Small-subunit ribosomal RNA, 3' major domain from a metagenome, 478 nucleotides, folded computationally. The full RNA is in RNAcentral, with records from SILVA. Rfam family: Bacterial small subunit ribosomal RNA. Gene Ontology terms of the family: structural constituent of ribosome and ribosome. Model confidence (mean pLDDT): 83 of 100.

Context: one part of a larger RNA
RNA sequence: UGACGGGGGCCCGCACAAGCGGUGGAGCAUGUGGUUUAAUUCGAUGCAACGCGAAGAACCUUACCUGGGCUUGAACUGUGGUGGACCGUCUUGGAAACAAGGCUUCCCCUUCGGGGGCCGCCAUAGAGGUGCUGCAUGGCUGUUGUCAGCUCGUGUCGUGAGAUGUUGGGUUAAGUCCCGCAACGAGCGCAACCCCUAUCCUUAGUUGCCAUCGGGUCAAGCCGGGAACUCUAAGGAGACUGCCCCGGAAAUCGGGGAGGAAGGUGGGGAUGACGUCAAGUCCUCAUGGCCUUUAUGUCCAGGGCUACACACGUGCUACAAUGGGCGGUACAAAGGGCUGCGAAGUCGCGAGGCAGAGCUAAUCCCAAAAAACCGUCCUCAGUACGGAUUGCAGUCUGCAACUCGACUGCAUGAAGCUGGAAUCGCUAGUAAUCCCAGAUCAGCACGCUGGGGUGAAUACGUUCCCGGGCCUUGUACA
Numbered sequence: 001u002g003a004c005g006g007g008g009g010c011c012c013g014c015a016c017a018a019g020c021g022g023u024g025g026a027g028c029a030u031g032u033g034g035u036u037u038a039a040u041u042c043g044a045u046g047c048a049a050c051g052c053g054a055a056g057a058a059c060c061u062u063a064c065c066u067g068g069g070c071u072u073g074a075a076c077u078g079u080g081g082u083g084g085a086c087c088g089u090c091u092u093g094g095a096a097a098c099a100a101g102g103c104u105u106c107c108c109c110u111u112c113g114g115g116g117g118c119c120g121c122c123a124u125a126g127a128g129g130u131g132c133u134g135c136a137u138g139g140c141u142g143u144u145g146u147c148a149g150c151u152c153g154u155g156u157c158g159u160g161a162g163a164u165g166u167u168g169g170g171u172u173a174a175g176u177c178c179c180g181c182a183a184c185g186a187g188c189g190c191a192a193c194c195c196c197u198a199u200c201c202u203u204a205g206u207u208g209c210c211a212u213c214g215g216g217u218c219a220a221g222c223c224g225g226g227a228a229c230u231c232u233a234a235g236g237a238g239a240c241u242g243c244c245c246c247g248g249a250a251a252u253c254g255g256g257g258a259g260g261a262a263g264g265u266g267g268g269g270a271u272g273a274c275g276u277c278a279a280g281u282c283c284u285c286a287u288g289g290c291c292u293u294u295a296u297g298u299c300c301a302g303g304g305c306u307a308c309a310c311a312c313g314u315g316c317u318a319c320a321a322u323g324g325g326c327g328g329u330a331c332a333a334a335g336g337g338c339u340g341c342g343a344a345g346u347c348g349c350g351a352g353g354c355a356g357a358g359c360u361a362a363u364c365c366c367a368a369a370a371a372a373c374c375g376u377c378c379u380c381a382g383u384a385c386g387g388a389u390u391g392c393a394g395u396c397u398g399c400a401a402c403u404c405g406a407c408u409g410c411a412u413g414a415a416g417c418u419g420g421a422a423u424c425g426c427u428a429g430u431a432a433u434c435c436c437a438g439a440u441c442a443g444c445a446c447g448c449u450g451g452g453g454u455g456a457a458u459a460c461g462u463u464c465c466c467g468g469g470c471c472u473u474g475u476a477c478a
Stems, first nucleotide, its partner, number of pairs: 001478002003475003007472007015462002019426005026317008034308002042053002064303007076126009088103006106117004128292002131290003137286002139281003142277001144275001149188006155164003168179003194269004199237007209226002213224003240263001243257005319419001323378006335366003340359002345354003385416001390411007432454007
């Protein structure tokens, strides 16, 4: 100087407390461990691995296994030789890859010797490797932590390591700011500058809007028209403790108030200092070294990654009456769409089929929002709760749904009556609850990423648990 302490002081955080809802019990989905297996490819492992890499394993993917092939090779660059266009197509064997054979078949320059382009074969130098090492590395990422810290120059002090500044008194979300001080300044962080959102104004008015006027309809911005309103999207205004009162030595600041759409960082996002964990990744990519070279490379078919006495994590659906069934009837936002979205109509109980209008989209389509509301049935039961499992029959995608897809109809109707010890999230448009869209994608979503609808309870407080910051103290630790 640090680190540590079941030392002290001050302070903070959904850290506890106060509340609300879960997990842990059930069924299923998904990931992991284990076991099994020819293989169940590999990685991730306290927080910070376990719906993680994977924004989508039937083939492909695919790295694994079994079997069948190839060896200048599936892809790429060069050199020498040799032959011919390439492409296309047919036959035989085969699971295919592939092997054998047949048909057809060039261009440019030229001194007519040949040269070049393209393709195949032979030889050769390289190739190739999701093989190993993340403890050789770059890059990227997680975590501490959006915590308030981490340093430097000059000066001063100290023999020196080092200290001071950065400590102290206040204050803040903040090393934020003020005052003081052997310090005076500065840098990386904080904050602000950036984006979205909440109010208003200006400009603009189609595809969006419809107050006034006219037409028109069962109805409808449907039409003429209008530029007000909503909205769209560009530019501005606005919030700064600016104003008032109180506290305070003063300043910073704190409390209250006015005005205001918004008040003290308005709400949310992006943004992650010096470092720590030899944290993660050689399977994104790049790369040193090592290993491999008729195989650890490469092509193909089939299988596996989907196994199942069990254990754990993350979710979904429930156990019902604040509910379930049936009927009626409203109100979104954000997105996506051209070998795409696909309307009306029509067929089917339905998944869906036929059909093909319109739309390169503020125009058309996906598209029904759902919970909510109104009416009615059920009356506390393993039920008109719950939907697993299984049988049969189908639809769609795709070369192909056996291993191993999603969905539909009929039948079946399991466990489950609120969950032990323990444990998680959340402080407001949040939790809880309800739907919608998108990426990936032929098909496949209870996952993920976004969008809106309805919309709470509680916080006395900081003694205690956990983590963190500053000062100080002890130490046989470095």